[in-house]
Context: one part of a larger RNA
Formats: sequence, C1' cells, structure tokens
RNA sequence: UUGGGCGUAAAGCGAGCGCAGGCGGUUGCUUAGGUCUGAUGUGAAAGCCUUCGGCUUAACCGAAGAAGUGCAUCGGAAAUCGGGCGACUUGAGUGCAGAGGAGGACAGUGGAACUCCAUGUGUAGCGGGGGAAUGGUAGAUAUAUGGAAGAACACCAGUGGGAGAGGCGGCUGUCUGUGUUGCAACUGACACGGAGGCUCGAAAGCAUGGGGAGGGAACAGGAUUAGAUACCCUGGUAGUCCCUCCCGUAAACGAUGAGUGCUAGGUGUUGGAGGGUUUCCGCCCUUCAGUGCCGGAGCUAACGCAUUAAGCACUCCGCCUGGGGAGUACGACCGCAGGGUUGAAACUC
Repeated sequence: UUGGGCGUAAAGCGAGCGCAGGCGGUUGCUUAGGUCUGAUGUGAAAGCCUUCGGCUUAACCGAAGAAGUGCAUCGGAAAUCGGGCGACUUGAGUGCAGAGGAGGACAGUGGAACUCCAUGUGUAGCGGGGGAAUGGUAGAUAUAUGGAAGAACACCAGUGGGAGAGGCGGCUGUCUGUGUUGCAACUGACACGGAGGCUCGAAAGCAUGGGGAGGGAACAGGAUUAGAUACCCUGGUAGUCCCUCCCGUAAACGAUGAGUGCUAGGUGUUGGAGGGUUUCCGCCCUUCAGUGCCGGAGCUAACGCAUUAAGCACUCCGCCUGGGGAGUACGACCGCAGGGUUGAAACUC
C1' cells in the first nucleotide's frame, strides 16, 4: 500500500515547456479487442458446503449432490469503452480589426540628491547622541561657482498595470513575447494533464576582469553595562554595481497544483465591446477579461472561504501517515567550493 487527507493541525514540487503512460466534445456507419450472454469441454482425488448413512453420541468414516468465482472453443448482443471510415463546431488553434500595459533584451540620454576635487566669501566651532565621547580643526561646518564619479529613479503612484514564477517603475529609440476585446473568414478535437527529462529561477555566496558615490557583514575605536564578543555613535573591508560563468536555495506565501463545467447577490476599480439617453460634461442598461471589499446557500474542528471557493463534480500530477533522532548518517548524482538533491535506522518519549 486499503482508507482518509494536503489555507492555519503532517502534507501542493519555486515556476514553466514537454516525450512516455493517463484521460478526453457532438453525430452516423462499421468492427467485435474490453464488456455482457448461451452452449460444449475442462476445472484429479481428498478437503470446504448441503443432504443422507455407519460406529450408543461426537470427533471420525462412507455415499450422493452442489460449488470450484477460472481457462479454452463455438455461437450471439451492440448501449458503453477501444479500433476503422466519414460528418460537425461549441473545446482548441489560425486570420482580420481594435484598445491597453513598470512584459523581455540591447543601445542612447536627463534632472534632483549624496560624496569627492578646485576656487571665492567668511570665522570658531562642526559632528553625534538619551547624555557623551571616539572623530575632525593644515581655515572646517555654512554659502556660492565650476568640475568628477557611481548608484538609484521623488512627484505621477493607485488592494493601479504587465508577467509562468523569480520579479518588473526617469525618458527616448531598435528588436521582440504573451494575454485580452470584437467579427465568425479558415482548420476541424488538433484538447487537458504530465513520472522521468529540459529550461527559467530573489537575496546571499563562488570564479576571472572592471567599477566603487552612498549604504555597509567582518574588523577597529567610543559609549552603555556587573559583563556587552550586542542594541547607540565615529570610521570601515568584502559585498552591493557591470561583463562572462557557476550556485539552485527562501516564510520562492494566497503557507491554497493545473484544467474544465456548474452554483444568489451587492459595491469599488482597470481595460475593451454593444445598446439607450444626451448640445457638451456625463448618466443608465447589457456583456467579456482582470483586480479588491462585503455577503447568502454550501463547506469547515474552528478561524474563515464563498463565481478570483476552502462549494458541487470530473481528469491528471505532486505530497502526507505521531514527536525527537533528522532533512542527520551512509550511498549515489550535481557543484570550483560553501553546499544542494535523493534520504534511512538504532535508540527514545
């Protein structure tokens, strides 16, 4: 292992693409592999079961029957699953038209601020804090002009937008991806999901070379304190940034796998489409796709979820099975390394 589960009790792979296997819309004809059904053969004896019989009874023994859930062969049925041949359009995809967007890559460019450099004005304080001190005093802080460099983009900004997740925000250009609305022209089930596999994957970290303004692990000093390997302060290296390569993990979270259908509403907001009304601004109705709040049935241990379900169903995948030992040991695979993935047992409660 059946079963029952996976928002918070153990449990949804971080995310996508996808081979195999799984599963799959409407309709006609056909086939008869699955399925159902009839017959024949076989299914040793003993045993089990039923009914009789023999030992005084029982155990035990004898007889007859049933059963033997199966297999093979020959027929039959055709609803359904499968196979074959057609047809269809609502699933899926293409096309045409439209709107929107921090979706991605690369290149260029802008202003504010911080820091630094040079120069001018100017003089004794500055900085820091709960209070101080370390710091700095070669003229600082402040202020003005000019210059350099790096990083991040105030306002707009919004439970707003885009994206598979990670994640994406100054502006312009080039290249490029997805979704969505309307039409219904085209294809005609081409769909869903997906063990392995492949790809992407924050931060930190690793390797080579650049870069280095501001933050700032480590480190040093000053405080605080009984101590202070901290919180606070003054400094400050790696790193943070860029190119190329690796790592592959996160409370990678909605702690909620993907897809499809169905099941009261109300109210915001983003982007469309179609109507009605309207001088304009607008308003009202219907509908699609997203994103929030409230709430009914239902569900739930409760909290809560509630058309963006944790409701009602189906398909496929992943995962759980008391706590500790332990995400450890061993082995294997991956990695330059740190380490990652897979993943026990003894023992103990």